[in-house]
Description: This is a predicted structure of a 66-nucleotide RNA (Fluoride riboswitch aptamer (crcB RNA motif)) from an Actinomycetes bacterium. Its Rfam family is "Fluoride riboswitch aptamer (crcB RNA motif)". Gene Ontology terms of the family: response to fluoride and positive regulation of gene expression. Taxonomically the source falls in Actinomycetes (Bacteria, Bacillati, Actinomycetota). Its mean pLDDT, the model's own confidence on a scale to 100, is 82. Of the family's consensus pairs, 100% are formed in the model.
RNA sequence: GCUGGUCGUGGCGAUGGGGCUCGCCCGAACCGCCGUGUGGACGCGGCUGAUGGCUCCUACCGGACC
Numbered sequence: 001g002c003u004g005g006u007c008g009u010g011g012c013g014a015u016g017g018g019g020c021u022c023g024c025c026c027g028a029a030c031c032g033c034c035g036u037g038u039g040g041a042c043g044c045g046g047c048u049g050a051u052g053g054c055u056c057c058u059a060c061c062g063g064a065c066c
Stems, first nucleotide, its partner, number of pairs: 010025004016057006032047006
């Protein structure tokens, strides 16, 4: 320095944080959709969502009332 295993710890699930829960990962897990130019990379235009799921808070958006 490389490879493999074990233990401990941790990380990830398209935009922030907490709780519970499910799944995944060991340098990986993960990095949304539509249209268009293009052989591709990539560029441009458009759209939804702060959850993997449930819930609370924050931010944003829409509506109603005072």